[in-house]
Two RNAs folded together computationally: RNase P RNA and transfer RNA, 471 nucleotides in total. Rfam match: Bacterial RNase P class A.

Order: sequence, then structure tokens, then C1' cells
RNA sequence: GGAGCCGGGGAGAGGAUCGCGGCGGGAUCCGUCCCGUCGAGGAAAGUCCGGACUCCACAGGGCAGCGCGCUGGGCAACUCCCAGGCGGGGCGACCCGAUGGAAAGUGCAGCAGAGAGCAGACCGCCAGCGGCCGAUUCUUCGGGAUCGGUGCGGGUAAGGGUGAAACGGUGGGGUAAGAGCCCACCAGCAUCUCGGGCAACCGGGAUGGCUUGGUAAACCCCGCGUGGAGCAAGGCCAAAUAGGGAAGCCAUGGCGUGGCCCGCGCCGCUUCCGGGUAGGCCGCUCGAAGCGGUGGGUGACCACCGCUCCAGAUGAAUGAUCCUCCCUCGCGGGCGCAGGGGUAGACGUUUCCUCUUCGCUUGCGGGGAACAGAAUCCGGCUUAUGACCGGCUCCAUUC
RNA sequence: GCCAAAGUAGCUCAGUGGUAGAGCAGCUGAUUCGUAAUCAGCAGGUCGCCGGUUCAAACCCGGCCUUUGGCU
Repeated sequence: GGAGCCGGGGAGAGGAUCGCGGCGGGAUCCGUCCCGUCGAGGAAAGUCCGGACUCCACAGGGCAGCGCGCUGGGCAACUCCCAGGCGGGGCGACCCGAUGGAAAGUGCAGCAGAGAGCAGACCGCCAGCGGCCGAUUCUUCGGGAUCGGUGCGGGUAAGGGUGAAACGGUGGGGUAAGAGCCCACCAGCAUCUCGGGCAACCGGGAUGGCUUGGUAAACCCCGCGUGGAGCAAGGCCAAAUAGGGAAGCCAUGGCGUGGCCCGCGCCGCUUCCGGGUAGGCCGCUCGAAGCGGUGGGUGACCACCGCUCCAGAUGAAUGAUCCUCCCUCGCGGGCGCAGGGGUAGACGUUUCCUCUUCGCUUGCGGGGAACAGAAUCCGGCUUAUGACCGGCUCCAUUC
Repeated sequence: GCCAAAGUAGCUCAGUGGUAGAGCAGCUGAUUCGUAAUCAGCAGGUCGCCGGUUCAAACCCGGCCUUUGGCU
């Protein structure tokens, strides 16, 4: 210098003027005005998970469905987080993993290929048998023997070839040719066992049969969890109409949005037609809250102490302008260190001129952008997004 | 605000693990004096986008984007 990995905090600070919303106080001609105080985010977003809260029974039993799935810990809870194990990727820093079970069962695997699940024989290899053809040779000329080719049924799975995947790998023995057919080593599996670790798991030993493929983000099995709906939940007040018409069901019934059954609660219910109201208040913002300190823990996080109160709007407020400081970018001036070049010169040092990098200082000008905007509230995840700082890895070059 | 559904050719829709199809529309030719209809043929696709599972994804799973619907 280039390429890359990981982590961190922050989203300018202070002030003035005008404007907007909430709350408190005051004035009022009830229209409003004045004073004080507070006023968006790290994602307020997507609504993907988990809770709080509210209603349905105090959410109860069974089936079905759904979700999750290594181990230990954290948390109110989680599909989140931390630490570790295992597997995979990268030269590396490091990253990724819905990561239980495929020797319980069922299913699936197009094309290619001989054969795709306890499979298979196309080429090849092998001995045998009879027929035909060719060559050599023997002959009593009828034929016989040997070799090669071809054909048929048979043995084989070492080699070739297909595929994402072909029923362990290497070597030796063995055989007509071969094969875990036999043996040695290696890989893997099962059982027993020793050591380490809380555990997942890791390392070692013995024995066994010789090998038992993939897919569960296919059905399924095992374990754990799970009732449903959502602040337009739900409650109160006011207004309006009419307890209107038609059809159907009717206690072995209907409703309570539950997927079904039981259970529980309530007593008429459902559909269509026609009509009315669509205003206000509560819920509502003090909370698993924030900040600081001390202590514990590898860490996520926890405990204790102190301080603080920090938006609650409802067609929906949170904006604009200016000043100072800070940060940053561009251009210019000055000073300093280092290096290169030039002039005077025989050479070196110094001086002078000039160029480049870096640092300090100063003047002028620009910018403080991006993503984005609370709506019941929290904890996470994911996605969008601009600038900065720190640590680490690899490569190249120089000293 | 809360809760759902859909995205495949220009349009309307099939396809739910194994080479992406149909109807209409478009283009070329035939037929006709000419047009329509009819007949024959052709073209047109990142299956909304990005990842993952699998030998293999339009299809299974996750995350985004767009469109549509419901509530009182």
C1' cells in the first nucleotide's frame, strides 16, 4: 500500500427568536391570550417470535392440529442471548448450522445406466458342452487332433462404462476366473470396559459379525411446549330507533368467533329485507424503567446502594431561521522533519532554488448528510441506513 | 392500528418435488376479389426478489417487496 474479518459507542453541543401539541397556574368580553415546564428512534419500520394487560369459566379433561428439537446456563418468557461440544466453509483473522431418531414402519429418487435398495450382468474375464466356419497337422481319404472365430445355456463381479448416489478401502493368499472366500492393516458399526468432563462429547483397550446407503424444511416415531381472540381488547356515559317485516330451527335445541367431543355458563337463536347512530370519557402511559457506583460471574446476566421522572397526540404536535464552539472536506499562506533533483564546485559539508510525503498553525469557502416519524406497553429477531474509532488476519514492497 | 389472502407468457388461469403448459391476444403462411371466421405453423417465461433443505425447488422452509380484502 492492497484485500478482508471482528468489535464498540454515537446519530453534533450550547444559546436566541418565531411557530405547534400535552400538563400546571393565571386572566377573560368564553372567541382566546399570558407565564412556567416537557416534547421521537436505533431502527419508532416489518408484524416474524415471546410476554404483560383485557374479555370469553377460575382456562379444566381428551383427540386432532401447530411449534420447537446437541449440552450446560441466562431471562418474566421465547424459535432470543451467552459459554461449550459436534459437523461444514475459508490459506487465515473468523464465519455458518431447524444440529433428536433412517439396523420401528411406509413412501420417494426424473434422465442416463446392465442394475436404484436386501439390486444387477452391456462390454470384459473364466472353464465346459454340442453345431458351423477358417488355419495347421496326421491319415487307411471315411475322417481325427490342436488352435482361433462365432453361437447357446452357465460361473464371476477384479476392470471398463452410467449417475448426485452402484452394497467398505489397500495389500497378500486363494481360484478355472473371481469374490470378506481367507488373512493383515485402516475406516466405520454394535457390545463390554478404563480415563477426562456437571453434560453434550473426547481419548484409549478388548470382543464380535464382516459392512448394515440418501431423504424426516416426506408421512411418521420419541421428548418438551401449546385454549381462543386481540387496545377497533374491554368498560362507562350520551344520542338514535322499533324492541319493525319475512323465512327457517326450536330443548335429543341454540348461543358463548374456540377445529371436534366432554364439561362449564347463558336462554330463544340464525339468515334476509328495511332503518338508525357512528360523539365523549376511561383503558393511557411509573415501567421485568433509565442513569451512576460497588460487588459476583469466562460471559449472557444478577444482587445491593444512590439519584431521576423522560411524548401521550386522535386526520393525528415535535418545525424554521440565526450566532458561538466542535468535527470533517476542498483551496491557499507560514514553520518544521525526512527524501529526491538542480546551480556555484575537483570532491564533501554548508547556503540557495524547486518537487513530494507527513506533522503543527492560520485564512477563506462548503457540509453535519443517510435510513426514517411514536399511536396499549415491554424483551428479542429481521430488514433499511451515513460517518467515525479500536483490535486482528492474509498478500506485496521497503528498512 | 390489528388480522388475513394472493403474486406463473401481453391478459385470464392450470401445474404442489423430476425437461413449465392451456385458452384468448401477437406474428407468418394457406383459403377469399378483399376482410372476418377457419386451417397449418412460429415466437414469447430470471415462475415477484434473496437465501436455505434436497442429487434435483414454480412446488418444501425462512426473510424481504408489491397488490388486494376484512374489522368499529